[in-house]
RNA sequence: AUGUAGAGGCGCAAAGAAGAGGUAGUACAUCUAUGCCGGACCGGCAGUUUGAGGAUGUAUCAGGGCGGAUUUGCCGAAGUGAGAAGACUUUAAGGUCAGGUCUUUUUGCUGGGUCUGCAGCGGAUAACUGCAGAACUGUCACCAUAAGGUGGAGUGCUACGUG
Numbered sequence: 001a002u003g004u005a006g007a008g009g010c011g012c013a014a015a016g017a018a019g020a021g022g023u024a025g026u027a028c029a030u031c032u033a034u035g036c037c038g039g040a041c042c043g044g045c046a047g048u049u050u051g052a053g054g055a056u057g058u059a060u061c062a063g064g065g066c067g068g069a070u071u072u073g074c075c076g077a078a079g080u081g082a083g084a085a086g087a088c089u090u091u092a093a094g095g096u097c098a099g100g101u102c103u104u105u106u107u108g109c110u111g112g113g114u115c116u117g118c119a120g121c122g123g124a125u126a127a128c129u130g131c132a133g134a135a136c137u138g139u140c141a142c143c144a145u146a147a148g149g150u151g152g153a154g155u156g157c158u159a160c161g162u163g
Base pairs, nucleotide, nucleotide: 001162002161003160004159005158006157009075011074012073013072014071015070019066025060026059027058028057029056030055031054032053036047039097040096041095042094078110079109080108081107082106083105084104085103086102087101088100089099090098111137112136114134115133116132117131118130119129120128139152140151141150142149143148
C1' cells in the first nucleotide's frame, strides 16, 4: 500500500398489526362578512348577499408522522450542509416568482447513544432536523504506574494475509 474478517450498544436503517393521536377536507350550528376569494404578484372569463371568505364548536376523517413482538440489511451503519440534473406538487383557468417532496450525482461535516436549552418543521408537549452544553461510553496516541489524566478522530481502530 492492498485484501478479507471484526468491535463499540437503549448501535444504525427498512418493514411493521392492533391502536393512540386528530391536521387538510366534508357536514351541521352560531357569529361575522364582499368587489371579496391564493404563498406573493400580474391577470381575471370560474364562484360569491340563494352568503364566497373568516372565526368558534360538534361529528367524521385522507395524507405525512408515532406504533409492540418480530423480520431483513448492516457498523459512514446512517444523518446532514452546499451545488448540479430530472420528476411531481402548492391558487377556478393562464403566467412569473417563491416554497415543498422524491430520485441521481459532486463535495464538506459528524466515533456513538442519552439528557438539557434554543430554533425550525409539524395539528401536537409525539417524532425528526440544526446549533450549543453536560456527563457517559468505545477506540488510538502520549503521560503516569495506583486509581487514572490529557488530547485526536471513523479516509479511524483491531486481527489475519499479500506485495

The RNA shown here (Lysine riboswitch aptamer) has 163 nucleotides and comes from uncultured Eubacterium sp. Model confidence (mean pLDDT): 78 of 100. NCBI's taxonomy places the organism under Bacteria, Bacillota, Clostridia, Eubacteriaceae, Eubacterium. Rfam family: Lysine riboswitch aptamer. Its family is annotated with lysine biosynthetic process in the Gene Ontology.